Description
Small-subunit ribosomal RNA, central domain from a metagenome, 350 nucleotides, folded computationally. The full RNA is in RNAcentral, with records from SILVA. The coordinates come from a structure-prediction model, not an experiment, and the mean pLDDT is 88. It matches the Rfam family "Bacterial small subunit ribosomal RNA".

Context: one part of a larger RNA
RNA sequence: CUGGGCGUAAAGCGUGCGUAGGCGGUUCGUUAAGUCAGAUGUGAAAGCCCUGGGCUCAACCUGGGAACUGCAUUUGAAACUGGCGAACUAGAGUUGAGUGGAGGGGAGUGGAAUUUCAGGUGUAGCGGUGAAAUGCGUAGAUAUCUGAAGGAACACCAGUGGCGAAGGCGACUCCCUGGACUCAAACUGACGCUGAGGUACGAAAGCGUGGGUAGCAAACAGGAUUAGAUACCCUGGUAGUCCACGCCGUAAACGAUGUCGACUAGCCGUUGGUCCUAUUUACAGGAUUAGUGGCGCAGCUAACGCAUUAAGUCGACCGCCUGGGGAGUACGGCCGCAAGGUUAAAACUC
Numbered sequence: 001c002u003g004g005g006c007g008u009a010a011a012g013c014g015u016g017c018g019u020a021g022g023c024g025g026u027u028c029g030u031u032a033a034g035u036c037a038g039a040u041g042u043g044a045a046a047g048c049c050c051u052g053g054g055c056u057c058a059a060c061c062u063g064g065g066a067a068c069u070g071c072a073u074u075u076g077a078a079a080c081u082g083g084c085g086a087a088c089u090a091g092a093g094u095u096g097a098g099u100g101g102a103g104g105g106g107a108g109u110g111g112a113a114u115u116u117c118a119g120g121u122g123u124a125g126c127g128g129u130g131a132a133a134u135g136c137g138u139a140g141a142u143a144u145c146u147g148a149a150g151g152a153a154c155a156c157c158a159g160u161g162g163c164g165a166a167g168g169c170g171a172c173u174c175c176c177u178g179g180a181c182u183c184a185a186a187c188u189g190a191c192g193c194u195g196a197g198g199u200a201c202g203a204a205a206g207c208g209u210g211g212g213u214a215g216c217a218a219a220c221a222g223g224a225u226u227a228g229a230u231a232c233c234c235u236g237g238u239a240g241u242c243c244a245c246g247c248c249g250u251a252a253a254c255g256a257u258g259u260c261g262a263c264u265a266g267c268c269g270u271u272g273g274u275c276c277u278a279u280u281u282a283c284a285g286g287a288u289u290a291g292u293g294g295c296g297c298a299g300c301u302a303a304c305g306c307a308u309u310a311a312g313u314c315g316a317c318c319g320c321c322u323g324g325g326g327a328g329u330a331c332g333g334c335c336g337c338a339a340g341g342u343u344a345a346a347a348c349u350c
Base pairs, nucleotide, nucleotide: 003322004321005320006319007304008303012318014201015200016199017198021194022193023192025088026087027086028085029084030083031082033081034080035077036076037075038074039073040072041071042070049065050064051063052062053061054060091191092188093187094186095185096183097182098181099180103177104176105175106174107173108172109171110154115149116148117147118146119145120144121143125136126135162169163168206247207246208245209244210243211242215241216240220236221235222234223233258317259316260315261314262313263312266295267294268293269292270291271290272289273288274287275286276285277284299306300305323350324349325348332343333342334341335340
């Protein structure tokens, strides 16, 4: 450079926003950079190729032709791409009126439960297990009642239900705030898609400073089990889990499926809209639209399976793969307080 690929065989960046770049709707006019055609010049000779000739043939030598796919200049063409101008509304967006939602941030409030503390009742056990023991308890436990404190999480509702770009989001109320969907017209007039770098967000664990700590619980201690038991089981228990601020930047960050657009049989559920029809309007049927599920045809697939939410048929742009191990390692760079992250080889070996 090129080919073939990326659900499960190697391969979709965790996710958005967005710079450069790449690509880009309909109509008319213009231009002539790309594009196409002609001409002129040049494209050394030799070589290759074609066709003659000379060495007895051949190799070899030699004449002619073609070719040299290119470049420059010039004359034209105007469909397509590009440039410029004008216009359009099917893409995109704005306005208006509505709809539903655990979307985000802040403040406040609530009940159940666990634990602890105080008090009452009450007495010998409780707890735990496969069985036990460690542990707790006559200094009165467990059980039960009343009260108090404090932290964390929000049963039922709850639903292949909803929202969010992803991570993720679930008690209630208020405040601030993002997005989506629907309808009807009106408006802007291609304002779009993708996106190397970049930038923002990003579960859990971990780190820094300061708080907080009910339950749970790495580490740790003890009791068991066992040949041993640095485990599984039990009794305890510290970081942590929680909050504020600042880092970290990784996950089976998964739909193991990049984003956007177009097209391609159906059937059945479910969520949010809009419209129509009928009625005994508690409710039903139909159409359409945006999601979210199940099945299934064509087609695709190595098979499994996917199948209008495609892994089908195509287009635009990005990322990535190229036998296993060595290795996501070493070295170097960048980032980080550290832990480490990111970028990323080779020898050697099969």